[in-house]
RNA sequence: CAAGCAAACCGGGUGGCCGCGUGCGGAAGGUUCGUACGAGGAAAGUCCGAGCUCCAUAGAGCAGGGUGCUGGGUAACACCCAGUGGGGGCGACCCCAAGGAAAGUGCCACAGAAACAUACCGCCGAUUCACAUCGGUAAGGUUGAAAUGGUGAGGUAAGAGCUCACCGGCAGUCGGGUGAUCGACUGGCCGCGGUAAACCCCAUCUGGAGCAAGACCACGUAGGAAGGCGCGAUGUCCUUGCGACGUCUAAGGGUUGCUCGCCUGAGUCCUUCGGGUAAGGUCGCUGGAGCCGGCGAGAGAUCGUCGGCGUAGAUAGAUGGUCACCACCGCACGGGUCGUGAGGCCGGUGCGGAACAGAACUCGGCUUAUGGUUUGCUUGGACU
Numbered sequence: 001c002a003a004g005c006a007a008a009c010c011g012g013g014u015g016g017c018c019g020c021g022u023g024c025g026g027a028a029g030g031u032u033c034g035u036a037c038g039a040g041g042a043a044a045g046u047c048c049g050a051g052c053u054c055c056a057u058a059g060a061g062c063a064g065g066g067u068g069c070u071g072g073g074u075a076a077c078a079c080c081c082a083g084u085g086g087g088g089g090c091g092a093c094c095c096c097a098a099g100g101a102a103a104g105u106g107c108c109a110c111a112g113a114a115a116c117a118u119a120c121c122g123c124c125g126a127u128u129c130a131c132a133u134c135g136g137u138a139a140g141g142u143u144g145a146a147a148u149g150g151u152g153a154g155g156u157a158a159g160a161g162c163u164c165a166c167c168g169g170c171a172g173u174c175g176g177g178u179g180a181u182c183g184a185c186u187g188g189c190c191g192c193g194g195u196a197a198a199c200c201c202c203a204u205c206u207g208g209a210g211c212a213a214g215a216c217c218a219c220g221u222a223g224g225a226a227g228g229c230g231c232g233a234u235g236u237c238c239u240u241g242c243g244a245c246g247u248c249u250a251a252g253g254g255u256u257g258c259u260c261g262c263c264u265g266a267g268u269c270c271u272u273c274g275g276g277u278a279a280g281g282u283c284g285c286u287g288g289a290g291c292c293g294g295c296g297a298g299a300g301a302u303c304g305u306c307g308g309c310g311u312a313g314a315u316a317g318a319u320g321g322u323c324a325c326c327a328c329c330g331c332a333c334g335g336g337u338c339g340u341g342a343g344g345c346c347g348g349u350g351c352g353g354a355a356c357a358g359a360a361c362u363c364g365g366c367u368u369a370u371g372g373u374u375u376g377c378u379u380g381g382a383c384u
Base pairs, nucleotide, nucleotide: 001380002379003378004377005376006375007374008373009372010371012326013325014324015323016322017321018320020038021037022036023035024034025033026032027031040356044367045366047365048364049363050362051361052210053209054208055207059260060259061258062257064206065205066204067203068202069083070082071081072080073079084098085096086095087094088093099201100200104199105198106195107194108193120141121140122137123136124135125134126133149167150166151165152164153163154162168190169189170187171186172185173184174183175182176181214283215282216281217280224273225272226271227270228269232248233247234246235245236244237243238241252264253263254262255261290309291308292307293306294305295304296303297302328353329352330351331350332349333348335346336345337344338343
């Protein structure tokens, strides 16, 4: 100097004029003046988790769904941190849909001799004039994504864990570690593989719907029509009546998948049809698991403590336009300076640029889009 890897920060600033939204204050009499504040790191995707609201007074089981190595963090999570195992890269680093195939059921097309099972070619032996036949073999070759542990040596009629060495798997024992797992030793045990991002099994978690949730006010309709359900049992009171109050209970209804359970249950009930409203207003709506800073603990995610701040709340939906200066980036020209050198630094002139992109209840994440600066590290080149 170039290429890369990882992380942090910024996302322009100041001022004038004009134009908007909200809050506060003053005037005014329905308008105006002053002042404070006014989109994001992703506001996007709607993929997760919650807060909050309602069902609702609220539970159990099944189904369905989520997660899937270990430990920790968090309100929680499919997120984050650290580690273990595996994979990719020369490397800095990055990625993993990472439990179980010996509970069971499926699938492995085609090719190939054979894919829950094997011998086509080949090699060896016997026999034969030869062909053929019989036996042994799975080391070599063919096919395939995958061919029954791998490489090498010995051995053998030829071969084979048949034996040995190293490596891999499996089992056992001991040791380290909270653990996932790692190491050592012993063993020839090497048998019929792969696939669960196939069904499934195991472990663990899980009510549903959602701010268009929901609450209140105003207005308005038809206080509509039809149908259904033992007005059943029982107690108390008195004015002794088809009275009042209470309890139980059936059908029905509610509990946003089903069952049980629970609640309601003669009425402000349920079902169906029909009509009005839902195109009005207020709240929810911004003080939050909030933000900023110091100190402490921790390897880290994060936690504790102290201090400070008050930072949009719109509802056809505001936060803009313009001018000037400064800052940032790119290109060109040329100047100064440092250095042995490769090269660096400072400043000037001119031209141009300025990305992705707009809150709508709020927050913690993930994913995607995207401009610039800085720091550390890796690899390569040049110079000394």
Annotation
The prediction has a mean pLDDT of 78. This is a predicted structure of a 384-nucleotide RNA (Bacterial RNase P class A) from a Chloroflexota bacterium. Its Rfam family is "Bacterial RNase P class A". Rfam's curators write: Ribonuclease P (RNase P) is a ubiquitous endoribonuclease, found in archaea, bacteria and eukarya as well as chloroplasts and mitochondria. It is annotated as a ribozyme. The model forms 97% of the base pairs in the Rfam consensus. NCBI's taxonomy places the organism under Bacteria, Bacillati, Chloroflexota.